[in-house]
Context: one part of a larger RNA
RNA sequence: UGACGGGGGCCCGCACAAGCGGUGGAGCAUGUGGCUUAAUUCGAUGCAACGCGAAGAACCUUACCUGGCCUUGACAUGUACGUAGUAGAAGGGUGAAAGCCUAACGAGGUAGCAAUACCAGCGUACACAGGUGCUGCAUGGCUGUCGUCAGCUCGUGCCGUGAGGUGUUCGGUUAAGUCCGGUAACGAGCGCAACCCCUGUGUCUUGUUGCGACUCCGGCGAGAGUCGGAAGCACUCGAGACAGACUGCUCUGUGAAACGGAGAGGAAGGUGGGGAUGACGUCAAGUUAGUAUGGUCCUUACGGCCAGGGCUGCACACGUGCUACAAUGCCUGAUACAGAGGGAUGCCAAACCGCGAGGUGGAGCAAAUCCCAGAAAAUCAGGCCCAGUUCAGAUUGCAGGCUGCAACUCGCCUGCAUGAAGUUGGAAUCGCUAGUAAUGGCGCAUCAGCUACGGCGCCGUGAAUACGUUCCCGGGCCUUGUACA
Numbered sequence: 001u002g003a004c005g006g007g008g009g010c011c012c013g014c015a016c017a018a019g020c021g022g023u024g025g026a027g028c029a030u031g032u033g034g035c036u037u038a039a040u041u042c043g044a045u046g047c048a049a050c051g052c053g054a055a056g057a058a059c060c061u062u063a064c065c066u067g068g069c070c071u072u073g074a075c076a077u078g079u080a081c082g083u084a085g086u087a088g089a090a091g092g093g094u095g096a097a098a099g100c101c102u103a104a105c106g107a108g109g110u111a112g113c114a115a116u117a118c119c120a121g122c123g124u125a126c127a128c129a130g131g132u133g134c135u136g137c138a139u140g141g142c143u144g145u146c147g148u149c150a151g152c153u154c155g156u157g158c159c160g161u162g163a164g165g166u167g168u169u170c171g172g173u174u175a176a177g178u179c180c181g182g183u184a185a186c187g188a189g190c191g192c193a194a195c196c197c198c199u200g201u202g203u204c205u206u207g208u209u210g211c212g213a214c215u216c217c218g219g220c221g222a223g224a225g226u227c228g229g230a231a232g233c234a235c236u237c238g239a240g241a242c243a244g245a246c247u248g249c250u251c252u253g254u255g256a257a258a259c260g261g262a263g264a265g266g267a268a269g270g271u272g273g274g275g276a277u278g279a280c281g282u283c284a285a286g287u288u289a290g291u292a293u294g295g296u297c298c299u300u301a302c303g304g305c306c307a308g309g310g311c312u313g314c315a316c317a318c319g320u321g322c323u324a325c326a327a328u329g330c331c332u333g334a335u336a337c338a339g340a341g342g343g344a345u346g347c348c349a350a351a352c353c354g355c356g357a358g359g360u361g362g363a364g365c366a367a368a369u370c371c372c373a374g375a376a377a378a379u380c381a382g383g384c385c386c387a388g389u390u391c392a393g394a395u396u397g398c399a400g401g402c403u404g405c406a407a408c409u410c411g412c413c414u415g416c417a418u419g420a421a422g423u424u425g426g427a428a429u430c431g432c433u434a435g436u437a438a439u440g441g442c443g444c445a446u447c448a449g450c451u452a453c454g455g456c457g458c459c460g461u462g463a464a465u466a467c468g469u470u471c472c473c474g475g476g477c478c479u480u481g482u483a484c485a
Stems, first nucleotide, its partner, number of pairs: 001485002003482003007479007015469002019432005026323008034314002042053002064309007073128001077127007088105001091102004108119004130298002133296003139292001141287003144283001146281001151190006157166003170181003196275004201243007210233002215230006246269001249263005325425001329384006341372003346365002351360003391422001396417007438461007
């Protein structure tokens, strides 16, 4: 100087407390350990591995296993020699395919009048290719974590023999090393904040594919009204520019400042809400399997191609989720209101067929125009009457649909039948402070299809509680002890 203390002081954080909802019990989905296996490819392992790499394992992917094949190789560059019905290739044989054998037909580019030479091609030989083999404790790059915590340093000066200290400590204050005052320090840098994006209010500009108040025209109708069109840009909305919030104003706490408290005005008030943004460093943290890369190892194989299998295996254990155990519920019918997205081997309307998954069909749309597209919970009406039930839906049987060369291992969906465990979950443990939790649906990426209940977004409905900081956990500053570095 640090680190540590079941030392002290001050202060934060859904850290505790106060609340709400879960996990731990059940079934299923998914990841992991273990076991098994010819193989169940590899990596990730306290927080910070375990719905993680994987935003898509039937073949492919695929790295694993078994078997069949290739050896300058699936791919790149170069050298030497050789080669002409060469490159390509319908077809034939063998085969699971790859491969191997054969083969009708049959080209090209550059220079040149041409002969010819060179290129492309093939063969042989050699340099080499290739390796998801090893080392993340040889590395780059990227990432996680402490932590969006408020810290980490430097120049000059001063103090100390020196390591080093000071500044950065102290008194207030803040979300903040934020600011103010003091001060042997005075300044500065990386961080904080602001500048950036979205959202909340208003004004102006611009109106198509958007809107539809007033006016007009036409169809239907007795009328109320409804449908279509025109004019229009008022309103909604889209896009752009600008304004607005700064403790600016009033009162107050204190002798002053910073700042705190109350209030006015305001759509919004004291960083308005959310995002992006992650200092010096720590963990020899993670990644050689994303790519790059040193070293090392393999070279008729640890490289390459193919078929089939495996990654989906199941006495068991754990993590993360979904669905429930019901009446604030379930079933049936009726009926209302979104946002954000996606669409060309794509999204697919109307109409028709089918109980349905789906099929036929073909209009429109490179999309503020057309389509996906019915939002669902909510609301209204009826039924169920507390039961393993009109709860719950696992499992299994049969019949179908779709994608795809192909659904046996091993896809998803539909209908009928079947109806398991489960009556609120031990010790323990997690999330959340407001448009949040809880709850309801919708969309997208990956993608032929899909094991999505995952991930990332969007909107609807919409709470309770916080006395307080003694205690648990993590962190910041000062101080103290130390046989630790």
This is a predicted structure of a 485-nucleotide part of an RNA (small-subunit ribosomal RNA, 3' major domain) from an uncultured bacterium.
Its Rfam family is "Bacterial small subunit ribosomal RNA". Its family is annotated with structural constituent of ribosome and ribosome in the Gene Ontology.
The RNAcentral record of the full RNA draws on ENA, Greengenes and SILVA.